c-di-GMP-I-GGC riboswitch aptamer from Marinobacterium rhizophilum DSM 18822, 95 nucleotides, folded computationally.
The sequence was found by an Rfam model in a public genome assembly.
Lineage of the source: Bacteria > Pseudomonadati > Pseudomonadota > Oceanospirillales > Marinobacterium rhizophilum.
RNA sequence: CCCGACAAAGGCAAAGCCUGAGUAAUCAGGUGGCGCAAAGUUACGGGUCCUCUUUCGUACUUUUAGUAUGAUCCAGGAUCGCCGGACCGCCGAAG
Numbered sequence: 001c002c003c004g005a006c007a008a009a010g011g012c013a014a015a016g017c018c019u020g021a022g023u024a025a026u027c028a029g030g031u032g033g034c035g036c037a038a039a040g041u042u043a044c045g046g047g048u049c050c051u052c053u054u055u056c057g058u059a060c061u062u063u064u065a066g067u068a069u070g071a072u073c074c075a076g077g078a079u080c081g082c083c084g085g086a087c088c089g090c091c092g093a094a095g
Stems, first nucleotide, its partner, number of pairs: 002095001003092002011036002016031006034081001040087003044084003047079005055071007
């Protein structure tokens, strides 16, 4: 250094519930504890999700339009507990 133990000392905290913020995705605090050896930091690449815009389709009816819904496009946003990258880091057996 790789690696990661039925090791030690500690750490983090999913879903659900409560309160608050946001159109939403989601976030913050409390409770809780599914899990985590980077579940520490970073939205840099990909993925996913949300909002708005464009275009096309489908369904409906109150039919020169409206509503709902799917795809597409532009812009903005969310997620690092989806994957990868970058940066930093506790402990220590076996190999």
Its mean pLDDT, the model's own confidence on a scale to 100, is 86. It matches the Rfam family "c-di-GMP-I-GGC riboswitch aptamer". Rfam 15.1 lists 1,298 matches to the family in 717 species. For this family Rfam cites "Structural and biochemical characterization of linear dinucleotide analogues bound to the c-di-GMP-I aptamer" (Smith et al., Biochemistry, 2012).